The RNA shown here (Fluoride riboswitch aptamer (crcB RNA motif)) has 62 nucleotides and comes from a Methanomassiliicoccaceae archaeon. NCBI's taxonomy places the organism under Archaea, Methanobacteriati, Thermoplasmatota, Thermoplasmata, Methanomassiliicoccaceae. Model confidence (mean pLDDT): 77 of 100.
[in-house]
RNA sequence: CCAGAAUAAGGUGAUGAAGCUCACCUCCAACCGCCCCUGGGGCUGAUGGCUUCUACAUCGAA
Numbered sequence: 001c002c003a004g005a006a007u008a009a010g011g012u013g014a015u016g017a018a019g020c021u022c023a024c025c026u027c028c029a030a031c032c033g034c035c036c037c038u039g040g041g042g043c044u045g046a047u048g049g050c051u052u053c054u055a056c057a058u059c060g061a062a
Base pairs, nucleotide, nucleotide: 009026010025011024012023013022016053017052018051019050020049021048033043034042035041036040
C1' cells in the first nucleotide's frame, strides 16, 4: 500500500416524544400507506412490534 474478515458507529421502517425489542440499509442505500369508475373520488393508523405520554377522533357521565 492492497485485499479479506471481525468489531464499532450511523441511518431507515406512511405525522410527535421516551424506554425496550425486531428487521433492513451503508448515502446512486434502507424508506416515502391502501383502494377505485383515476388529471378525480374513497379508507385505516400518531407504533415495524410492545408499554407510557402528548395531539386528534367517537360515545357516555359529572